c-di-GMP-I riboswitch aptamer from a Campylobacteraceae bacterium, 90 nucleotides, folded computationally.
Taxonomically the source falls in Campylobacteraceae (Bacteria, Pseudomonadati, Epsilonproteobacteria, Campylobacterales).
It was read from a public genome assembly, where an Rfam model found it.
It matches the Rfam family "c-di-GMP-I riboswitch aptamer". Rfam links the family to the GO term cyclic-di-GMP binding.
RNA sequence: CACUGAAAAAGCCAAACCUGUCGUGAGGCAGGGACGGAAAGCCAUGGGUCUAUCGAAGCUGUUGCGGCGAUAGAUCGCCAGGUUGCCAGA
Repeated sequence: CACUGAAAAAGCCAAACCUGUCGUGAGGCAGGGACGGAAAGCCAUGGGUCUAUCGAAGCUGUUGCGGCGAUAGAUCGCCAGGUUGCCAGA
């Protein structure tokens, strides 16, 4: 420097759920809590998913629903990419 994560050790993070709080919302943050994680550290660059607003094919019981598109967001614990990095192994 690149590879690997069976065992061990030092530590680290923390899903669901609950409480508080912020947000129209997806969700964020804090505390509790552990399903899990070798990048579950960081970056929304590509794809996916989700939310809001607007437009809109179409449907309709005429008031609603609304594939799809645009815009603005959310998610890095969906995948890929970029970047940094602990321990151990050979």